The prediction has a mean pLDDT of 81. This is a predicted structure of a 139-nucleotide RNA (FMN riboswitch aptamer (RFN element)) from Alicyclobacillus fructus. The sequence was found by an Rfam model in a public genome assembly. Lineage of the source: Bacteria > Bacillati > Bacilli > Alicyclobacillaceae > Alicyclobacillus.
RNA sequence: AGGAACCUUCGGGGCAGGGUGAAAUUCCCGACCGGCGGUGAUGGCCUUGUGCCUAAGCCCGCGACUCGCCAGAGGUCUGGCGACUGAUUUGGUGAAAAUCCAAAGCCGACGGUGAAAGUCCGGAUGGGAGAAGGUUCAC
Numbered sequence: 001a002g003g004a005a006c007c008u009u010c011g012g013g014g015c016a017g018g019g020u021g022a023a024a025u026u027c028c029c030g031a032c033c034g035g036c037g038g039u040g041a042u043g044g045c046c047u048u049g050u051g052c053c054u055a056a057g058c059c060c061g062c063g064a065c066u067c068g069c070c071a072g073a074g075g076u077c078u079g080g081c082g083a084c085u086g087a088u089u090u091g092g093u094g095a096a097a098a099u100c101c102a103a104a105g106c107c108g109a110c111g112g113u114g115a116a117a118g119u120c121c122g123g124a125u126g127g128g129a130g131a132a133g134g135u136u137c138a139c
Stems, first nucleotide, its partner, number of pairs: 003137008017029003031119002033108002035062004043053003046049001057106002066083007088104005110122003
C1' cells in the first nucleotide's frame, strides 16, 4: 500500500424587488439554486514527478421520489429483485473540446395549499450515493 468484516462521524442549495388579485414565495415580470462517484485540453503549487491539490446541474454512472413482484415481520415497516429516472447548443482557440473561453439556452419526484410550486409546508429528528477516520483478521 492493497483485501475482508465491523464501528464512529459527516453527508442539499435556492424567489430579492415588482405586477394582478379577496387570496399567489404556486400565475406574470424578474431573481435565485445545483447531491455523490468517474472522466477531463482547467487553474495552482513545488521537491519538475508515473508528483500533489483543484476543475461538468444538462458527458457516463449512482442516489433520492414513485410504482410492481417476492420474502420476512406483524400494523405498515424491513430486506431482495425489477420498472421508472430531467436538461446544450452556437461561436472561438486548437492536432483534438459534451468539460476550456464567450454567448444564448434548457432542466428539476410525490402529497399539501385561500391560486397552478426546482425555491413554501409535509413524509423527513427519515433514507441516501458516498466521504473521512478507526478497530480486528488474513496475506